Overview
The RNA shown here (small-subunit ribosomal RNA) has 1387 nucleotides and comes from an uncultured bacterium. Its mean pLDDT, the model's own confidence on a scale to 100, is 85. The sequence is in RNAcentral, with records from ENA.

[in-house]
RNA sequence: AGAGUGGCGCACGGGUGAGUAACGCGUAUGCAACCUACCUGUAACAGAGGGAUAGCCCAUAGAAAUGUGGAUUAAUAUCUCAUAGUUCUUUUGUUCCGCAUGGGACGAAAGAUAAAGCUCCGGCGGUUACAGAUGGGCAUGCGUGACAUUAGCUAGUUGGUAAGGUAACGGCUUACCAAGGCUACGAUGUCUAGGGGUUCUGAGAGGAUGAUCCCCCACACUGGUACUGAGACACGGACCAGACUCCUACGGGAGGCAGCAGUGAGGAAUAUUGGUCAAUGGGCGCAAGCCUGAACCAGCCAUCCCGCGUGCAGGAUGACGGCCCUAUGGGUUGUAAACUGCUUUUAUACACCAAGAAAAAUCCCCACGUGUGGGGACCCGACGGUAGUGUAUGAAUAAGCAUCGGCUAACUCCGUGCCAGCAGCCGCGGUAAUACGGAGGAUGCAAGCGUUAUCCGGAUUCAUUGGGUUUAAAGGGUGCGUAGGCGGCUUUUUAAGUCAGUGGUGAAAUCCUGCCGCUUAACGGUAGAAUUGCCAUUGAUACUGAAGAGCUUGAGUACAGUUGAGGUAAGCGGAAUGUGUAGUGUAGCGGUGAAAUGCUUAGAUAUUACACAGAACACCAAUUGCGAAGGCAGCUUACUAAACUGAUACUGACGCUGAUGCACGAAAGCGUGGGGAGCGAACAGGAUUAGAUACCCUGGUAGUCCACGCCGUAAACGAUGCUCACUCGCUGUUGGAGAAAGAUACUCAGUGCCGCAGCUAACGCAAUAAGCACUCCGCCUGGGGAGUACGACCGCAAGGUUGAAACUCAAAGGAAUUGACGGGGACCCGCACAAGCAGCGGAGCAUGUGGUUUAAUUCGAAGCAACGCGAAGAACCUUACCAGGUCUUGACAUCCUCUGACCAUCCGAGAGAUCGGACUUUCCCUUCGGGGACAGAGAGACAGGUGGUGCAUGGUUGUCGUCAGCUCGUGUCGUGAGAUGUUGGGUUAAGUCCCGCAACGAGCGCAACCCCUGUGGUUAGUUGCCAUCAUUCAGUUGGGCACUCUAAGCAGACUGCCGUGGAUAACACGGAGGAAGGUGGGGACGACGUCAAAUCAUCAUGCCCCUUAUGACCUGGGCUACACACGUGCUACAAUGGUCUGAACAGAGGGCUGCGAAACCGCGAGGUGAAGCUAAUCCCUUAAAACAGAUCUCAGUUCGGAUUGCAGGCUGCAACUCGCCUGCAUGAAGUUGGAGUUGCUAGUAAUCGCAGAUCAGAAUGCUGCGGUGAAUGCGUUCCCGGGUCUUGUACACACCGCCCGUCACACCACGAGAGUUGGCAACACCCGAAGUCAGUGAGGUGACCGUAAGGAACCAGCUGCCGAAGGUGGGGUCAGUAAUUGGGGUG
Repeated sequence: AGAGUGGCGCACGGGUGAGUAACGCGUAUGCAACCUACCUGUAACAGAGGGAUAGCCCAUAGAAAUGUGGAUUAAUAUCUCAUAGUUCUUUUGUUCCGCAUGGGACGAAAGAUAAAGCUCCGGCGGUUACAGAUGGGCAUGCGUGACAUUAGCUAGUUGGUAAGGUAACGGCUUACCAAGGCUACGAUGUCUAGGGGUUCUGAGAGGAUGAUCCCCCACACUGGUACUGAGACACGGACCAGACUCCUACGGGAGGCAGCAGUGAGGAAUAUUGGUCAAUGGGCGCAAGCCUGAACCAGCCAUCCCGCGUGCAGGAUGACGGCCCUAUGGGUUGUAAACUGCUUUUAUACACCAAGAAAAAUCCCCACGUGUGGGGACCCGACGGUAGUGUAUGAAUAAGCAUCGGCUAACUCCGUGCCAGCAGCCGCGGUAAUACGGAGGAUGCAAGCGUUAUCCGGAUUCAUUGGGUUUAAAGGGUGCGUAGGCGGCUUUUUAAGUCAGUGGUGAAAUCCUGCCGCUUAACGGUAGAAUUGCCAUUGAUACUGAAGAGCUUGAGUACAGUUGAGGUAAGCGGAAUGUGUAGUGUAGCGGUGAAAUGCUUAGAUAUUACACAGAACACCAAUUGCGAAGGCAGCUUACUAAACUGAUACUGACGCUGAUGCACGAAAGCGUGGGGAGCGAACAGGAUUAGAUACCCUGGUAGUCCACGCCGUAAACGAUGCUCACUCGCUGUUGGAGAAAGAUACUCAGUGCCGCAGCUAACGCAAUAAGCACUCCGCCUGGGGAGUACGACCGCAAGGUUGAAACUCAAAGGAAUUGACGGGGACCCGCACAAGCAGCGGAGCAUGUGGUUUAAUUCGAAGCAACGCGAAGAACCUUACCAGGUCUUGACAUCCUCUGACCAUCCGAGAGAUCGGACUUUCCCUUCGGGGACAGAGAGACAGGUGGUGCAUGGUUGUCGUCAGCUCGUGUCGUGAGAUGUUGGGUUAAGUCCCGCAACGAGCGCAACCCCUGUGGUUAGUUGCCAUCAUUCAGUUGGGCACUCUAAGCAGACUGCCGUGGAUAACACGGAGGAAGGUGGGGACGACGUCAAAUCAUCAUGCCCCUUAUGACCUGGGCUACACACGUGCUACAAUGGUCUGAACAGAGGGCUGCGAAACCGCGAGGUGAAGCUAAUCCCUUAAAACAGAUCUCAGUUCGGAUUGCAGGCUGCAACUCGCCUGCAUGAAGUUGGAGUUGCUAGUAAUCGCAGAUCAGAAUGCUGCGGUGAAUGCGUUCCCGGGUCUUGUACACACCGCCCGUCACACCACGAGAGUUGGCAACACCCGAAGUCAGUGAGGUGACCGUAAGGAACCAGCUGCCGAAGGUGGGGUCAGUAAUUGGGGUG
């Protein structure tokens, strides 16, 4: 050193949280019902013997694990005997104590049981008993999850007696006896879960939590069992059963990391198969020492907490670069960089180098009590050459992440274009995105930052602190009443609650405070405070409770009176309706918005008489009355309930509320049996309607009625639970009482309206509260899903009661406000209707639009408010479109360089643009340097765009609408949005004016001021005029300015005057005067705003797009097409007319590239001609209708003029596509226009011509002008539009709004479902391992007794009870899944 015997330890330490809802845990007690090895103290003892056995040796089985046999041996192993006390057992005495069982002390008798040696001689051990300490065991009070869609559970169950068992009490176990025990203060069941100290959060109360550290419990592959031991039913022990893994020679064996490392798997995710026992601690040992993945250290990980650094100072040309802009420049990055100086934490290198070590052991010395204390020496460091210190070097080695729409600190550009994408909520993105992506910049935090998940907070959003319930979610349909909760006045006792003091406990750690230690901090040490709790004890006695005694006001009883559709039963009544019979009587009745179905000549309806039937009770009658609610109505009677009033007497708190429970409970519905007049779901028919399974009509079954029995719900509403107390008033009404002094009043009980304080989100409530308070009960917690599903209970059924979840949305809802809207109301206006006149819609043509066509038919305008509109004028041009031919710094602008005059004319090619050539010419100024205009050539900056977006815009315009409205300041009211003013009474054309008024004022609109026109003066008379005078063909001329007229200014009209009405107002009506009368007539003038109204093609303009073309030029074509549809017009259809002839009268305009006279020619368009006129002078310029006469005589015409042919004229480079006009000829449709629809109220409609703009030419259009010149208006019911007030609203993009349900499609979750699969906990029976216990033990055995035989004792074996796993069976329960099916949600 190894193996073995023996002793002690292995039940500690370490791990995990599966189970457990439990005395498991926490806290406080108890054990007089208990145990405790090692340790400490006290007392006593240790005598004499015996027989074995492992190891070792020999043999042997097996692959192994593991054995088997023989021989021999030791002990502090083991056995026997002795000794025996305060131990134990049995019996028993005295005394003391305790809440009870009972316990302590002192005794007596009998019986039983002990021990071990070793030594270095210092000591270490052994046995018994008592006591201590430590650690445990047991019992009890209180506390400690969810679900009632879990309501009943329990047979060893509850208790007793006896026995057994245990360390100990106990149904812990057994036998017997009794029938108990738990439960709504939640038993039982199911689901979930280790508990606490603590931790996080919160102002707190609470809510959530149970990692690390500490305490307790439970577990150790799963289940069961015992053994050993002081202690286990034992993590690294045993046996058995099961699952799994491994070895095997197939016969058998082995194993249990929820110890530390490590591996695999799973997963979003979690570390090294490290060092040391140096320290702390544990076990054994006298000790040295050994063991210790406990522990101390190191490694990995920004996982967390704390500390430090990545430099500091100067430096402006505010550098380069980037980004942005209003872009010759500026801003920002930014003192930032470069550059200069400084510092050296950190880093790197080198050097030095800790504390953590104290003890024990050994040796020496000292003290005294001879085993203790003190001193000295020696020895021991894993971390680690680590922390730390010094020196040197040098800004050297060190910054990221998220965000930038609001919340929320931080903004721009580009890209994208409801795409890509973002998003915590609201939301962002559809061509100018601070919201997506990138960039620049900024902000925040920082060795981290951001996301995700979870918990608390905000959330008074489960409300104890600290909520509500008329209408937002929420009062039970109503009463009676059990448990429970709450409860009047006085007094006595008690002291449970309550309050105070004291004591014990509330472990330590944590938290907080002071101090201290690591350079600081995190961290740690120490002291205190706190631990809000529980127990015990001593006091206090106001309140509550308990017990006792009393009181009368709450409550009730008795007496008298009153009231009422209160209830139940029976009887009676008249009107009406229907039916029947009979009569009269004749053709309809009935019904409706209008009709029809229906009834009726077989006699209806109507009417008269009689009879019958059922149901409901007119008037009274009401804002009335009664009842708990539902509900109750003719009259009478019987029975019965209630309320109120009055005055006295009595009882003496007997009260209030009320979970569960019981009863009542409209209508409809159900069952049985009656009844059935009227009404009347379903049903039938007739209407209406697009349809009409409706509203209306004609019929009509159930039902409605009665009796009995169910149902149990309603907007069962006052959307307001019951009782009680208190709190200004006014005014009605129902029932009652009082008559003395105030009766128009007071009082009690009800029932209404209005209103104060107060309350309420507001509306509103307001003594009948929704005010101020108390008690008790019910109910609510976002909308939908859903009062649904499942389960349970009730029901004959219908169904009712209880009552979720998944999923989905960001709202749903209340009250009030402003608008808008209404097939709501009131008032008012408008050619809105009505009354009239003339039209349109039918025809032909003109013109515009749609559509179609086309190479193109350019574009725009779209109900009113686009369509004879932009266009006040498309043959070329215009022109934007198409085809073809051409140009590319360009047709046009600015700048630079060079050259030169350019232009014009002519010739050739070409469709022309253009190209080529000829001829001609040599610009102006000058300080002589040059400059300017024009033309050509060249280069680039740029030009150009009628390309897009009117939903990016300016400007302009339309429309509501010339409608009377739209607002503001101050004040007041309202929490507020908002209101008031502006509403009301009158009145007006008018928000015009007057009056009133919590409003007072003001602004934009209205009106007026402006223009034209109507009357008269004044001034002025040419080109105007002519009364008088003269003159002429002619105001032609002289003359004149009186008149007309012209054009300047003025006057005039203001309800000023009178009367009536009215409120004495505003104003209205009538009248006078006046040219004009109530705005004289007309025009210009258009509030706040609406329609994303129109226009990017008048113009301007942001952004985007094109750039040898989407720009520019030219020729030709097109905008002029043509089956068709619509709008706006012209001409007509004729006699109020057509044609012809003749003798009338305007106004307003235009004219020099013009108007063009006279005269002549032409049938005419027109031509020739040229006077006059820059215009009150000349010309256009004869106005036409009208009037007079003639003719036509009702017809497709002497109407109508389209269309076409021929011949001409004019303009213009040019009339083919594609102009206008004239003459002759031709002579279409059309005979007054369906439904419907337009304009107009007086010099208007209608009708008649004239002029102008545009324009070379080209109006039936447009804009003006005058001539002739009506009819009608009762009136506001209706249609349309508008204004004011009011009302309803679920609309606010505002009724062209909103919105419901089915069906179709897609997706999602859920229910049912023939079944099927799995889990869980039980039950019944079967089988039954290991093992304890009991019995047996004929087999076996060393100690003891016996000379021996044998005995005692023990064991194997066997049997029995119990018993895990397993099996069988029928049920329960929870999940998964399923053809099919059902509703729900989202789109």